[in-house]
RNA sequence: GCGAGUCUGUUAGCGCCGGGACCGUAACGGGUUGACGAGGUUGGCGGUGAUCGAAGGAUUCGGCGGAUGCCGCCACGGCUCACAGUGGGUCGAAAGGACAGGAAGAAAAACGGAAUCAAGACCGCAACAGAGGCCUGUUUUACACUGAAU
Repeated sequence: GCGAGUCUGUUAGCGCCGGGACCGUAACGGGUUGACGAGGUUGGCGGUGAUCGAAGGAUUCGGCGGAUGCCGCCACGGCUCACAGUGGGUCGAAAGGACAGGAAGAAAAACGGAAUCAAGACCGCAACAGAGGCCUGUUUUACACUGAAU
């Protein structure tokens, strides 16, 4: 340095908590809750403080930290005038925008179970989204200069 195996950790609705709430205690000590999944990262710096629906109606409330969002600048990369370079535009390796249609597509809550003093956590089961992406169609953008060869 390569390969195999095992273990642990991380993969951001994520982590934490003194307020609040819930459980428990005569009272204190104590325990629990505090974002349900979907989607999301070219790199750096700065700013802002983050998409979608589901559930619920003290909760996902409140606080702290973070964050793949958005904006600006720089760099890299794709596409855009047949090619190359420079510039412009636009986007991010699924690499232009808009609209319409289509396919695929969730967890929790609920219900049931076991356990707990109890409340949570936990286990099982079934249903139900929207955004984004994908597919199809329509529409729109696809420029300027320079260069040699075909």

A computed fold for a 150-nucleotide RNA, annotated as glmS glucosamine-6-phosphate activated ribozyme aptamer. Model confidence (mean pLDDT): 78 of 100. Rfam family: glmS glucosamine-6-phosphate activated ribozyme aptamer. Rfam classes the family as a riboswitch. It was read from a public genome assembly, where an Rfam model found it.